[in-house]
This is a predicted structure of a 73-nucleotide RNA (transfer RNA) from Candidatus Gottesmanbacteria bacterium GW2011_GWA2_43_14. It matches the Rfam family "tRNA". The family's RNA type in Rfam is transfer RNA. From the family's description: Transfer RNA (tRNA) molecules are approximately 80 nucleotides in length.
RNA sequence: GUCCCCGUAGCUUAAUGGAGAGAGCAACAGCUUGCGGAGCUGUAGGUUGCGAGUUCAACUCUCGCCGGGGACG
Numbered sequence: 001g002u003c004c005c006c007g008u009a010g011c012u013u014a015a016u017g018g019a020g021a022g023a024g025c026a027a028c029a030g031c032u033u034g035c036g037g038a039g040c041u042g043u044a045g046g047u048u049g050c051g052a053g054u055u056c057a058a059c060u061c062u063c064g065c066c067g068g069g070g071a072c073g
Base pairs, nucleotide, nucleotide: 001072002071003070004069005068006067007066010025011024012023013022018056027043028042029041030040031039049065050064051063052062053061
């Protein structure tokens, strides 16, 4: 340099054009305990990497940029 894949919560991820973007772990609070841990219940946490386009409607499709990984040279 060319080509391919990926980017969603602190971490791992689901949603494959149509309901208010869900879940697990972690965090916080409560119950429990002599204190913790485990367990149970609840709460909070997301401009879906950035910008533009298509569409009645975009996490999803298209283009550019940024970042990560891989193949070839």